[in-house]
RNA sequence: AGAGUUUGAUCCUGGCUCAGGAUGAACGCUGGCGGCGUGCUUAACACAUGCAGGUCGAACGGGGUGCCUUAGAAAGAGGAUUCGUCCAAUUGAUAAGGUUACCUAGUGGCGGACGGGUGAGUAACGCGUGAGUAACCUGCCCUGGAGUGGGGAAUAACAGCUGGAAACAGCUGCUAAUACCGCAUAAUGCAGUUGGGUCGCAUGGCUCUGACUGCCAAAGAUUUAUCGCUCUGGGAUGGACUCGCGUCUGAUUAGCUAGUUGGUGGGGUAACGGCCCACCAAGGCGACGAUGCGUAGGGGUUCUGAGAGGAAGGUCCCCCACACUGGUACUGAGACACGGACCAGACUCCUACGGGAGGCAGCAGUGAGGAAUAUUGGUCAAUGGCCGAGAGGCUGAACCAGCCAAGUCGCGUGAGGGAUGACGGCCCUACGGGUUGUAAACCUCUUUUGCCGGGGAGCAAAGAGCGGGACGCGUCCCGCCUCGAGAGUACCCGGAGAAAAAGCAUCGGCUAACUCCGUGCCAGCAGCCGCGGUAAUACGGAGGGAUGCGAGCGUUAUCCCGAUUUAUUGGGGUUUAAAGGGUGCCUAGGCGGAAGAAUAAGUCCGCGGGAAAAAUCGAGGGGGCUCAACCCCUUCCCCGCCCGUGAAAACUGGUUUUCUAGAGGGAAGAGAAGUAUGCGGGAAUGCGUGGGGUAGCGGGUGAAAUGCAUAGAUUAUCACGCAGAACCCCGAUUGCGAAAGGCAGCAUACCGGCUUCCCAACUGACGCUGAAGCACGAAAGCGUGGGGGAUCGAACAGGAUUAGAUACCCUGGUAGUCCACGCGGUAAACGAUGAACACUAGGUGUCCGGAGCGAUUGGGCUCUGGGUGCCACAGCGAAAGCGUUAAGUAUUCCACCUGGGGAGUACGCCGGCAACGGUGAAACUCAAAGGAAUUGACGGGGGCCCGCACAAGCGGAGGAACAUGUGGUUUAAUUCGAUGAUACGCGAGGAACCUUACCCGGGCUCAAACGACGGAUGAAUACUUUUGAAAGGAGGUAGUCCUUCGGGACAUCCGUCGAGGUGCUGCAUGGUUGUCGUCAGCUCGUGCCGUGAGGUGUCGGCUUAAGUGCCAUAACGAGCGCAACCCCCAUCGCCAGUUGCCAACAGGUAAAGCUGGGAACUCUGGCGAGACUGCCGGCGCAAGCUGUGAGGAAGGCGGGGAUGACGUCAAAUCAGCACGGCCCUUACGUCCGGGGCGACACACGUGUUACAAUGGCAGGUACAGAGAGAUGCGACACGGCGACGUGGAGCGGAACUGUCAAAACCUGUCUCAGUUCGGAUCGGAGUCUGCAACCCGACUCCGUGAAGCUGGAUUCGCUAGUAAUCGCGCAUCAGCCAUGGCGCGGUGAAUACGUUCCCGGGCCUUGCACACACCGCCCGUCAAG
Repeated sequence: AGAGUUUGAUCCUGGCUCAGGAUGAACGCUGGCGGCGUGCUUAACACAUGCAGGUCGAACGGGGUGCCUUAGAAAGAGGAUUCGUCCAAUUGAUAAGGUUACCUAGUGGCGGACGGGUGAGUAACGCGUGAGUAACCUGCCCUGGAGUGGGGAAUAACAGCUGGAAACAGCUGCUAAUACCGCAUAAUGCAGUUGGGUCGCAUGGCUCUGACUGCCAAAGAUUUAUCGCUCUGGGAUGGACUCGCGUCUGAUUAGCUAGUUGGUGGGGUAACGGCCCACCAAGGCGACGAUGCGUAGGGGUUCUGAGAGGAAGGUCCCCCACACUGGUACUGAGACACGGACCAGACUCCUACGGGAGGCAGCAGUGAGGAAUAUUGGUCAAUGGCCGAGAGGCUGAACCAGCCAAGUCGCGUGAGGGAUGACGGCCCUACGGGUUGUAAACCUCUUUUGCCGGGGAGCAAAGAGCGGGACGCGUCCCGCCUCGAGAGUACCCGGAGAAAAAGCAUCGGCUAACUCCGUGCCAGCAGCCGCGGUAAUACGGAGGGAUGCGAGCGUUAUCCCGAUUUAUUGGGGUUUAAAGGGUGCCUAGGCGGAAGAAUAAGUCCGCGGGAAAAAUCGAGGGGGCUCAACCCCUUCCCCGCCCGUGAAAACUGGUUUUCUAGAGGGAAGAGAAGUAUGCGGGAAUGCGUGGGGUAGCGGGUGAAAUGCAUAGAUUAUCACGCAGAACCCCGAUUGCGAAAGGCAGCAUACCGGCUUCCCAACUGACGCUGAAGCACGAAAGCGUGGGGGAUCGAACAGGAUUAGAUACCCUGGUAGUCCACGCGGUAAACGAUGAACACUAGGUGUCCGGAGCGAUUGGGCUCUGGGUGCCACAGCGAAAGCGUUAAGUAUUCCACCUGGGGAGUACGCCGGCAACGGUGAAACUCAAAGGAAUUGACGGGGGCCCGCACAAGCGGAGGAACAUGUGGUUUAAUUCGAUGAUACGCGAGGAACCUUACCCGGGCUCAAACGACGGAUGAAUACUUUUGAAAGGAGGUAGUCCUUCGGGACAUCCGUCGAGGUGCUGCAUGGUUGUCGUCAGCUCGUGCCGUGAGGUGUCGGCUUAAGUGCCAUAACGAGCGCAACCCCCAUCGCCAGUUGCCAACAGGUAAAGCUGGGAACUCUGGCGAGACUGCCGGCGCAAGCUGUGAGGAAGGCGGGGAUGACGUCAAAUCAGCACGGCCCUUACGUCCGGGGCGACACACGUGUUACAAUGGCAGGUACAGAGAGAUGCGACACGGCGACGUGGAGCGGAACUGUCAAAACCUGUCUCAGUUCGGAUCGGAGUCUGCAACCCGACUCCGUGAAGCUGGAUUCGCUAGUAAUCGCGCAUCAGCCAUGGCGCGGUGAAUACGUUCCCGGGCCUUGCACACACCGCCCGUCAAG
């Protein structure tokens, strides 16, 4: 310090989310030790039990106990004994007295108003801060002054009695005090009257120990040292009250208030005060937010933040409030009182049912609530508190310990060496490598913490007590003695021993860290974006790896930051992103021209005081725990704020004196400004009357219909009349208006504003803005028992359109539209741009003015003011754009905005007759919504252009039969793939077996084939028997290789390792292919423009088949495409001359280049030439176009082929091949026999043959090209009607063969018919190929002779040697289902005006909410969930 997320990409706006820090936390997993601090945030919910406030006997009377004395019942060791008993230490009931002992219920005193808890209430003088009290109080404490005389009357306790279950209460009687009450004394006290001085902000204070009058006190105890008591002054401390300022949310809370506000007089209080009361007045508070509602204890501080701020108020400190809930007072110095009282209430408990008792928000603890928060511990040793003279007592305050990783700080879980980089795991391109990893093992060493043993603190002595001493007599000094909960803890020493001690989260991006397997839009993840539909770094697993932190780590919740996303902090905006009020006037408020003076409120500066202390934070120094955290000491900081004081005087303010530049004032002028009244014009529309007139008319539309009319239609025509509304040449990006709405014939009246110029004579800042308020405010709408009503025209009716049409279109038509008077108060009320003022280059129109100059042959030039437009610099802006009429630079004021939806909705309130308007949320939901611009795609947008695209033609398809392919169906199987164009005579250029992948059945499992190694056996091999459908199984015979003797070659078998798969995925791929499309496009470098996506270049004009070329040009060049280079054909030349050719010469035949020969011609096949708009005319800048031009075989690309840019369709193909992954392994592999791929109600595509006379049949007769041939082509001869058979020359071919081309042409016949057309189908007989023609071949002959008479909607091909038509050849191939495919030649047309339309395409432009790109996006209804 930022990042992710809106888009195909971009810039902006804008929200959402993340990374950081924090916590009284909770939850999950894990857990070694210690120090320090923390620990009911929820139910101010209810509480069992124990403890938490007592103390003083030196205030008092009692009681009890002890001790002493006396008396002494009883017991009684022991002794004596006459055994009856006696003496008797001792113990000792009881009684009395004493006591400098102890305890204590009660009276009395002091303390229970502190300490401790909690945050319910409280929005308040509650808190904070600063003042005030001249309006006050203050026990104990300190310090002054004075005093402490003398009396009295009671009452607890106690005793007795009574009631009650109890708690407790009552009656009678006795008694004390430092308890209570008089009296005396008394001022510097208090009260009253009154005088002087002095001071203060007012009331008033102080003082002269002024004067006079009146009034008020006490308590004793004792160890004789003292401690107390009373009155009074002062101090200190603590409190009370008052005031300034600050202190949460919302106006969908706007008015509140009757003791209310003030006064007078009283009461009350420590004291002021409506605090309370009587009377009087009618005030008081509020937009600077009263009142009511909600929420909340406040501060020091804490967290965060760069800061300003924002959020919080747990622990510690200060203040406040509360103590079961509500109320009340009493006592007291102090309370309206947590562990006091009374009353009421709720709840709990006891009860004998009559009554009673209680208050953990004290410490522990319990239940409950909750995600959640500890021990019914120890001690008064220290610190502190209360009481006491003191010893001492009490103290859940406090100090300690216990529990909890809940926080923070520190330490440890070992250190060094150690490579064969071990085993194992995981991964891979897998004989091997990588990684885990110096990690382990192993060796050496150390011992913190823990464990064991031993020692062992400080906290504690200035204190208390006792003794002694000193002096200033309540203080100090010395000595002795006593006291430790924590704790045998901290700490120290020793010992054994690496021993007892590591996890958690994450690994798609943000965000550090990746692989494998599983899963297959399932299961799941997720903070945001988003992952998962068979190769998931995002799910789950991994004893795999990595990263982060570490006794913790993650998650959740909450706060701040990031967020400049509420913007005070130069820290925001409002034309289009959210946002300028519809407009004006104006109140409050805010802001305000020039000069001078004085002032000092703001402002600035200095000084003083406050800002409690402690703690915390920041900075510095020092110290104590081994360090640190923590603790202690000390210094600084403490701004801003408050109070006081002094100084400054620029600025702001208030005051004052002036000024004229702002603002006002008089003349001229322009104008559709307004209001009211009156008047005018013509056309149109509708209606009425009349004339004439007769059968249809009129209207409307894309096309129609509804309509009117013989009752006479304005259909056309003439004339007259009526009505209402609109309009009115001029009229213009014109003008006017305070502004907006708005304003247009003319006149009059009234009235508002504006501009210019002049006067600069007058006023002298009088100004700007403007919440609230008031007024105006298009259209539609509402009201009036209103008026008017021609046109148009919601609603409504009818006609059309349509799937429907409650619409668009048409015919009608009510309200309304018009007027009057009211209401309403909204609009895309828009410049989507609030008002005012100042400044900041210009240019050019126009409206209304002014001045100067020129000129009088002018019609202009210059300057200047106000309005209204355009262009443009700077600047601004996200851009588009704005640009002196700002969206620039600044100031002032107002209004408004803070993601989208929900929603301008609901509720409430206000307004309205209503309609509705104004104000105006939330729940919930999404990760976007949005602005501007870019590139594409698209448009039933535009412009230009092209293509057999249409049109113009020719021939077909679609109807029939058959062939073939496909769908469908069927089947054991009908193997698979191809499916709009771009599948369907396609893969297949040859399915009877094979092919073959499919089905049935029979076999094999190292396998049908191949390679490597090891072993065994045998030559190899040939023939053969049997079984079987075959494959296969089981046999037999013959045969006996080479050798260096180790073995080798070959075959079979066995074992091992490699196999095999037409199984899946063309959406994992390579390669190849189709299509757009042989369309003219697709890009790059540098430069330039733009914030950027991107643009420019490639656009524009002309031209071209062409991004072909030329011109122009912020572009200049270049690449892939186009064209050309390549091949074939068309002309010529040269070379060559057999198997081809034959002109001249010669020979020769029935004929024939047949022969000699020739090298001319044709031809063959090699090399060249030729065509380039080169020449001419016209047009054009050029490129180029054009001409019945010339020449030429060919002329403007001469014809054809090959050649296919960047890319699109996840197009096709895993079955041609290759290949990743997955799957099968006695089978999804492989061999064999048979079947199927050939099925058949149907549907479609592509073809063949036809329907006939431009024809069929028969006969005769002519002319090709290209290609093929040895398991071949096969002449020829013979046989057969024929397919063909037998024999067979020649030819690996310019030689031989297939090989007669056919249509054409000639002759004959048929004569329009289901035919002498057509040939399907079927019967019979054959031929050939082949192991084999049943399923399922072709061909031949004889016979049979189906449909079909030119084909609906629709649709295909073709622009010249083309279409059409005719035959010939070849590949595959044993044969062939070929009518297919690929080639070859023969005959040989018609038409194109043209580009409106259909389809496809190219370029430019425009719109866009599309970008999976119009087969898009998206709205509403319905249905289901």

Small-subunit ribosomal RNA from an uncultured bacterium, 1425 nucleotides, folded computationally.
The coordinates come from a structure-prediction model, not an experiment, and the mean pLDDT is 80.
Rfam family: Bacterial small subunit ribosomal RNA. Its family is annotated with ribosome and structural constituent of ribosome in the Gene Ontology.